Context: one part of a larger RNA
């Protein structure tokens, strides 16, 4: 001197980007935070049309109730898909192949998404929901019947896929890989939906024809898993440590290599180039600081890593051992009809508590980004924004000029005068912010309908591209921003003054009340303590305080 996620004490106009439980990974009321698809599916709880039927009123047009048809939009619950491993939190553990760096995999995996091939043929049997019975306060549970699918299951048909097996160019070298080429096993699939001219029709359709979907292979794309090298705090007042321990064979198991695990054999593995125990910590891009080496650090932002009341444990699924999923167990809180139940804020707000000390139970899906959807759209405390705090940067203001007879008022004083002081007043003027009246955006690219023209195709169907045209979607917002109007009007404080250190006097006090970062200052003439004049710094802040260089 710079720095801070600071805090604290005096002060505080305005605006712009950021930032904001560092302490108890304590416990949490309340709302939200991951749902979607009816273009998979049986259906019809509400809601709205439409059709039929009954009653009532009638001004014969009709108007109300009311019942039935899932007929149409639609859609509670339910089957079924896909997502709920993302995105959001935290930092407790972890000293470790956890993370960085650089490889290495001839030992792996990959949903959706791309681009290449092939094929989607026949069938069977259930469960939900539903009804009905019953148990239970409740969460819920159980019999017994019907039923649909892109639910499940066999049958076909089939490869360049797996699997045995011949050969085997060539690569490589630690076990090994492998193009081409023969053989023989294994063994997949689901439909939905948009239009259509002849023809055939059981009037369902059947055929052509677009999409989306589905199975199998093959490559990319991202993603991920395993694995090494090397690098990553402090303690030797830890010196030894290890029995699945090192290593092999066998057989298990993984997407895979491995003591990953088991059964059996050897007897090895690690270590003063600090093993093993202790502490004490998520790591880095990077940030503070420093000329630089270094040295602290690891908030915000972005990459990996672990966790999700605590231990554990699998299960669906490509993917989890899964933060708003299951089960078990322990703690805790609830609710109970005592039999038994629910719950898990380290999402966003909020609350108690802890603490020097951290905000609002705010608005919206207009952007951007994610999920499902064919799409419209749905949903989304991601995200965009507003609100709160000088918490930090960075800008702007608090007014400019003129103005001495140097008013008064204060302070000092050698009574002559000095200073504050061009400071103010007066005079001239200007309008930044703020108020106040008025215009008023950008952030929108889409979507919807029509129309042209192009690809699909017999087709002027339908889908889809390109481009015109209408309409039409903005939280933040009547906000940025522009204009007008009036008017110096609403806008300065803080610490310092004895040397380090920039800046001196008068009163009060009297080792006393006090000050101090060090050095020391007060015991009657204190630039050192209190005030006051005057002076210096910095300024919407100014100083302690803590902490790192």
């Nucleotide at each position: 001197g710079a720095a801070u996620g600071a805090a604290c004490g005096c002060u505080g106009g305005c605006g712009g980007c950021g930032u904001g439980c560092c302490u108890a990974a304590c416990a949490c009321a309340u709302g939200c935070a991951a749902g979607u698809c009816g273009a998979a599916c049986g259906g019809u709880a509400a809601c709205a049309g439409g059709g039929a039927g009954a009653a009532a009123u009638u001004u014969c047009g009709a108007u109300u109730u009311u019942u039935c048809c899932g007929c149409u939009g639609a859609c509670g619950a339910g089957u079924g898909g896909c997502a709920g491993a993302c995105g959001g939190g935290u930092g407790a553990g972890u000293a470790a192949c956890g993370c960085g760096u650089g490889g290495g995999c001839a030992a792996c995996c990959u949903a959706c998404c791309u681009u290449c091939g092939a094929g989607c043929g026949g069938g069977g049997g259930a469960c939900a929901a539903c009804a009905u019975c019953g148990c239970g306060a409740a969460a819920g549970c159980g019999g017994u019947g019907c039923u649909a699918a892109u639910a499940c299951c066999g049958c076909a048909u089939g490869a360049u896929g797996c699997c045995u097996u011949u050969a085997g160019a060539c690569c490589a070298u630690a076990a090994g890989g492998a193009a081409c080429a023969g053989a023989g096993g294994u063994g997949a699939a689901a439909g939905c939906u948009g239009g259509g001219g002849a023809u055939c029709u059981u009037c369902g359709g059947a055929c052509c024809u677009g999409g989306c979907g589905c199975u199998u292979g093959a490559a990319g794309a991202g993603g991920g898993a395993c694995u090494c090298g090397c690098g990553u705090c402090g303690g030797a007042u830890u010196a030894g440590c290890u029995a699945g321990u090192u290593g092999g064979u066998g057989g298990g198991g993984u997407a895979a290599a491995g003591g990953c695990u088991u059964a059996c054999c050897a007897a090895g593995g690690c270590g003063a180039c600090g093993a093993u125990c202790c502490g004490u910590a998520g790591c880095c891009g990077g940030c503070c600081u420093g000329a630089g080496a270094g040295g602290g650090u690891g908030a915000u932002c972005g990459g990996c890593c672990a966790c999700a009341c605590u231990g554990g444990a699998a299960c669906u699924g490509a993917g989890a051992c899964a933060c708003g999923g299951u089960c078990c167990a322990g703690a805790c809180u609830c609710c109970u009809a005592c039999g038994g139940g629910a719950g898990g804020c380290a999402g966003c707000a909020g609350u108690g508590g802890g603490g020097a000390a951290u905000u609002u139970u705010g608005c919206g899906c207009a952007a951007u980004g994610g999920g499902g959807g064919a799409a419209a759209c749905c949903c989304u405390g991601a995200c965009g924004c507003a609100g709160c705090a000088a918490c930090g940067c960075c800008g702007c203001g608090u007014g400019g000029g003129u103005g001495a007879g140097g008013a008064a008022g204060c302070a000092c004083c050698u009574u002559g005068g000095u200073g504050u002081g061009u400071a103010a007043a007066g005079c001239c003027c200007u309008g930044u912010c703020g108020a106040u009246g008025g215009g008023g955006a950008c952030u929108a690219a889409g979507g919807u309908g029509c129309g042209u023209c192009g690809a699909u195709u017999a087709a002027g169907a339908g889908u889809u591209g390109a481009c015109g045209u209408a309409c039409u979607u903005g939280a933040a917002u009547g906000u940025a921003c522009c204009c007008g109007c009036a008017g110096a009007g609403g806008a300065a404080g803080c610490c310092c003054c004895g040397g380090c250190u920039a800046a001196c006097u008068c009163c009060g006090u009297g080792c006393c009340a006090g000050c101090a970062g060090c050095c020391g200052c007060g015991g009657u003439a204190a630039u050192a303590c209190g005030g006051a004049g005057g002076g210096g710094g910095c300024c919407a802040g100014c100083g302690u305080u803590a902490u790192u260089c």